[in-house]
Source information:
A computed fold for a 541-nucleotide part of an RNA from Treponema sp., annotated as large-subunit ribosomal RNA, domain I. Lineage of the source: Bacteria > Pseudomonadati > Spirochaetota > Treponematales > Treponema. Rfam family: Bacterial large subunit ribosomal RNA.

Context: one part of a larger RNA
RNA sequence: GGUCUAUGGCGGAUGCCUGGGAGCUGCAAGGCGAUGAAGGUCGUGAUAAGCUGCGAAAAGCUGCGGUGAGGAGCACAUAUCCGUUGACCCGCAGAUGACCGAAUGGGGUAACCCACCAUGCGAAUGGUAUCUGGAUGGCUGAAUAAAAUAGGCCACAGAGGCGACACUGGGUGAAGUGAACCAUCUAAGUAACCCGGGAAAGGAAAUCAAUAGAGAUUCCCCAAGUAGCGGCGAGCGAACGGGGAUGAGCCCAAACCGCUUUAAGCGGGGUUGUAGGACUGCGACAUGAGUUUGUAAACCGAAAGGUAGGAGAACCGCAUGGAAAGGCGGGCCGGAGCGCGUGAGAGCCGCGUAUCCGAAACCGGACGGACUCUAGCAGAAUCCUGAGUACGGCGGGGCACGGGAAACCCAGCCGGAAUCCGGGUCGACCACGAUCCAAGGCUAAAUACUAGGCAGCUACCGAUAGCGGAGAAGUACCGUGAGGGAAAGGCGAAAAGAACCCCGGCGAGGGGAGUGAAAUAGAACCUGAAACCAUAGACUG
Numbered sequence: 001g002g003u004c005u006a007u008g009g010c011g012g013a014u015g016c017c018u019g020g021g022a023g024c025u026g027c028a029a030g031g032c033g034a035u036g037a038a039g040g041u042c043g044u045g046a047u048a049a050g051c052u053g054c055g056a057a058a059a060g061c062u063g064c065g066g067u068g069a070g071g072a073g074c075a076c077a078u079a080u081c082c083g084u085u086g087a088c089c090c091g092c093a094g095a096u097g098a099c100c101g102a103a104u105g106g107g108g109u110a111a112c113c114c115a116c117c118a119u120g121c122g123a124a125u126g127g128u129a130u131c132u133g134g135a136u137g138g139c140u141g142a143a144u145a146a147a148a149u150a151g152g153c154c155a156c157a158g159a160g161g162c163g164a165c166a167c168u169g170g171g172u173g174a175a176g177u178g179a180a181c182c183a184u185c186u187a188a189g190u191a192a193c194c195c196g197g198g199a200a201a202g203g204a205a206a207u208c209a210a211u212a213g214a215g216a217u218u219c220c221c222c223a224a225g226u227a228g229c230g231g232c233g234a235g236c237g238a239a240c241g242g243g244g245a246u247g248a249g250c251c252c253a254a255a256c257c258g259c260u261u262u263a264a265g266c267g268g269g270g271u272u273g274u275a276g277g278a279c280u281g282c283g284a285c286a287u288g289a290g291u292u293u294g295u296a297a298a299c300c301g302a303a304a305g306g307u308a309g310g311a312g313a314a315c316c317g318c319a320u321g322g323a324a325a326g327g328c329g330g331g332c333c334g335g336a337g338c339g340c341g342u343g344a345g346a347g348c349c350g351c352g353u354a355u356c357c358g359a360a361a362c363c364g365g366a367c368g369g370a371c372u373c374u375a376g377c378a379g380a381a382u383c384c385u386g387a388g389u390a391c392g393g394c395g396g397g398g399c400a401c402g403g404g405a406a407a408c409c410c411a412g413c414c415g416g417a418a419u420c421c422g423g424g425u426c427g428a429c430c431a432c433g434a435u436c437c438a439a440g441g442c443u444a445a446a447u448a449c450u451a452g453g454c455a456g457c458u459a460c461c462g463a464u465a466g467c468g469g470a471g472a473a474g475u476a477c478c479g480u481g482a483g484g485g486a487a488a489g490g491c492g493a494a495a496a497g498a499a500c501c502c503c504g505g506c507g508a509g510g511g512g513a514g515u516g517a518a519a520u521a522g523a524a525c526c527u528g529a530a531a532c533c534a535u536a537g538a539c540u541g
Stems, first nucleotide, its partner, number of pairs: 001540009015526001016490002020461002022458006029450002031162002039100003042055003046078002050074002061094006070082003105114003115128005130159004136155005167197006178185001182231001207214002218245005228236002249442003252386001256268004273420001275385004279379004288373004299369003305363003309357003315330004331348002333337001339351003391415004396410003401427001422437005477484002497525001500512004
């Protein structure tokens, strides 16, 4: 020095555990904000650094409910208090709510500085940002002598900011990449930025279809990787039709009539393609539908449900053990043998579970009342039926369709109709035929998503995993900043957390004693692998 054996140290793997996390399903909800949000700063406790709560009325105040013996948060100590005259706790409603922050009196290096006006003796309270509207009302007020009007100011009303890095409509709109290069093309109308919502968008045929017909929109399945498009490369990629989900239809403009400040309006009327309406005549007061979904509609009552809760069956003994729920013996309940806890494994010990019950207050609105809207027939052929529109040209864009035989849709520039004997479409174009009425508007549901709430589930994780985060975690720490971003769980059934004695520095640490089932469970605390270190012995170079 090595190998082996034994015993320890160090170390924190492994096993077991879970208070945390991930995903999914169902229900509900989908907003908050000048009545000052989201988010913060600073305060606030007997003692108080952090977290939580709260706001100078400050771990809280008031009312109404629930509950019923303890309570003064995490937090385990002492003190002092509160509570059956009902505390603490839970729910609903309210009060208070410093300062910053859209931040809004002015300023500003956020949480600070400095004002003015009104009321008031004072303390104090209220007001004073910007933009838009300003019908009505008030104060003013030209051209123009007066009056008036235009205009100005104010009252008054609204907006602003935040939120899920999701979803969705619109506007603007890349490049990497692919094409094995690259330019048309692709990526992609994607990313990004801006403006909107609880859903958004779309929507009641100038749609499709094809000789038969369908009948708004949206979403899913198929049609179909088809027809097509395409340096016919890479690649892009329908529709018709069929099957499902859902289901709903309406209102203006105009003609005409009335009113009127005579020019903008208001009221009646009317809303379509089998043309309809106005107009003339006849006839009708019924039917149907609806009122925080839309057209009209103002409200009253109100069920379910939600936001605290309540009732809720049935077990004992013996032995082992530190401890019984396990074993043995004998019972019981079950609309409840889901689950969790209890000193080991409990239907009957505790919390619960099945089932049933419950609200002063707030939310909620099925439903009822009340209210609102709504028809037809014939005639005649005068009027109306959305114009710088349709359409054409040029150059673009969107359509699966890259200019193509390129229809259709959209907007820019130039041109520019018809008026029901009218007009659009049917993939150049024409004819015949078919079909539909543009140039105004609204519209629930089926659909997308999930920050947050409730309930449940998982061939999801189990502390190097699972969210970055099971502990003061977006913390410590790093960075001027944008930003980056950890590590760190487990004594025991119960602190019973080791009184007292001894060594020691009134230490650290240890030895006794004691607790405990166990202390090699002693707080550096469950288990305690390996590397590594040490002690003792055996063998050996």